Context: one part of a larger RNA
RNA sequence: UGACGGGGGCCCGCACAAGCAGUGGAGCAUGUGGUUUAAUUCGACGAUACGCGAAGAACCUUACCAGGGUUUGACAUCAUUAUGACAGUUGCAGAGAUGUAAUUUCACUUCGGUGCAUAAUGACAGGUGCUGCAUGGCUGUCGUCAGCUCGUGCCGUGAGGUGUUGGGUUAAGUCCCGCAACGAGCGCAACCCUUAUUCUCAGUUGCCAUCGGUUCAAGCCGGGUACUCUGUGGAGACUGCCAUCAUAAGAUGGAGGAAGGUGGGGAUGACGUCAAGUCAGCAUGGCCCUUACGUCCUGGGCUACACACGUGCUACAGUGGUCGGUACAGAGGGCAGCGCAGCCGCGAGGCGUAGCGAAUCCCAGAAAGCCGAUCUCAGUUCGGAUUGGAGGCUGCAACUCGCCUCCAUGAAGUCGGAAUUGCUAGUAACCGCAGAUCAGCUACGCUGCGGUGAAUACGUUCCCGGGCCUUGUACA
Repeated sequence: UGACGGGGGCCCGCACAAGCAGUGGAGCAUGUGGUUUAAUUCGACGAUACGCGAAGAACCUUACCAGGGUUUGACAUCAUUAUGACAGUUGCAGAGAUGUAAUUUCACUUCGGUGCAUAAUGACAGGUGCUGCAUGGCUGUCGUCAGCUCGUGCCGUGAGGUGUUGGGUUAAGUCCCGCAACGAGCGCAACCCUUAUUCUCAGUUGCCAUCGGUUCAAGCCGGGUACUCUGUGGAGACUGCCAUCAUAAGAUGGAGGAAGGUGGGGAUGACGUCAAGUCAGCAUGGCCCUUACGUCCUGGGCUACACACGUGCUACAGUGGUCGGUACAGAGGGCAGCGCAGCCGCGAGGCGUAGCGAAUCCCAGAAAGCCGAUCUCAGUUCGGAUUGGAGGCUGCAACUCGCCUCCAUGAAGUCGGAAUUGCUAGUAACCGCAGAUCAGCUACGCUGCGGUGAAUACGUUCCCGGGCCUUGUACA
C1' cells in the first nucleotide's frame, strides 16, 4: 500500500422486511449429469454451465459410428509434359459415390502461342486434430457500482502519501465550503434514439367534420385536408417562479403545466478482477496427420433410458368448464412469396385463382372481455397424458425420427416437505398477436408487440452484495 475480520462508524441495492405470483409434489416439453451404445460428435460446470453455442439434428446440416470408394485430392495458386475438348444426353452395373459403353464435341491467334478442360509429375492443398495456460478479436462477471488515474508542486531515507481525506449535499469523485495543494484525463451527467404535450409544413395508399351522390350497409364515389394519423422541422422542464429551512450546494411544500425535480424506457459498461469463456464463428504462433487425423458416398447416431438435477408448459377447477351471440389492439411479415371471395370437406386441408413488391392487397379470426344458456362440487361436462383406428401437409424420402386433424381411449393430478425464485406501476399477474431461423417441424423456446391490470414498502436489527472513512493483523 492492499486484502481480510463472527472490528467500529456512515450509506446504498427487490438485499431483508411488507405484499403478489410462483418453483420444489403431478403429466409432458427441453437442457445437463449418469448409464448404455459401433457411435450416442464437440464445447459450456458456484454466482458468471444446465430452453447455453443451436434464430430450426428425418437426408443435408454433421464435426460421431459402420461399411463402400479415392489420393495433387471436394477447394486455391504455379511450373513442366501430353491430349483436344470438358460438360451434357441415353443405356448397363451399383446402396450410392462411382465405373463403363454409345452419342455429341472447343474458341481466339501476330501461327510463337493463349484461354478453357482433362491426364501425369512436382511444388503444395486439406485437417471442426492438440494447446483459450502461446495469442488477436469478441464476450460474461463484479456493475451503470462510483470509482480509477496523471502532470507539476509539497511531505517522506524509501515503499509511498497528499490531491481523492474533512464538514455538508447528491442517483453520482454530483455540487458547495474548507484544506499544501493547483490543475487535468478516463468514468458520472449531458449530447443520441424512443415515449408523454403542442405548433408549423406536407396530405396519399391515411382520415371524413361540413356539402352532394350511391348503397341492405359501408370513405363506396365526387369532394375536402378540419380531425385522427404518418413524416420533417421547431417549442416545451431550467429547481425557472413562490414560500420555508440553509453561509453555500441543496432540501421540503406549493403554483402553473401534458409532463417536476435524472418525467418513463433504451443505447452507452472507466482502471481493472476471475491465467473466467471461446483455437468448433473468424483470424493466428507452436506441435501433430499427409494412400490419412484429408476427402466423397450409403446407412445409422446426435432422438438410447433403472435413475438424478436445472429451466419451462399444462393442470388440479365454479373468480371455473362447455355451447351460442357480440366488441376493442399494437407491432411485424409477404414474389421460388402472402394468398381473398366462392365451392368441397366435421376438420387438418383441397379446388380456385382476385388483389398485392404493399399506410392501397393478403397473412388476419385477436384473446382474455361483455351478453345469454347449461354444468352444481364429483377424480366430475375438471384435467388432458397414454394408446388404438382413420386421414391431411411438407419433402427424393416421415421405419429408426416430423407436424397437424377427426373418432375412440381417458392416466397422474384435489394446490405440493426441507428449501427456494421473480417483481416497487402501466410494474407483477393474467390474455392473446407477430417475427427471426425455416421445404416441413418436435417453439411449451427466444425476441418483440399490444389488451386487462393489482397489492405492499413500518423500517434498516438481521441474511446477501456493494461504496467511503477508520481500526487490528503472525496474510501478500